[in-house]
RNA sequence: AGCGGAGUGGCGCAUCGGUAGCGCAUUAGCCUCAUAAGCUAAAGGUAGGUGGUUCGAUUCCAUCCUCCGCAA
Numbered sequence: 001a002g003c004g005g006a007g008u009g010g011c012g013c014a015u016c017g018g019u020a021g022c023g024c025a026u027u028a029g030c031c032u033c034a035u036a037a038g039c040u041a042a043a044g045g046u047a048g049g050u051g052g053u054u055c056g057a058u059u060c061c062a063u064c065c066u067c068c069g070c071a072a
Base pairs, nucleotide, nucleotide: 002070003069004068005067006066007065010024011023012022013021018055026042027041028040029039030038048064049063050062051061052060
């Protein structure tokens, strides 16, 4: 050099064309003598970069970057 897979809140994962959700964690409140658990709410990501297709892209295409695997 070649082939395949992955990259999405702090972490782990969904969403497979219609302006991104879940769990844990965090913060506030309720509950408790108190803590934990439980309940309610909030904050937090424009989805690895760039370009293209499309009315519209996390999603499809190209290329680059990073990581993992296969083969040599």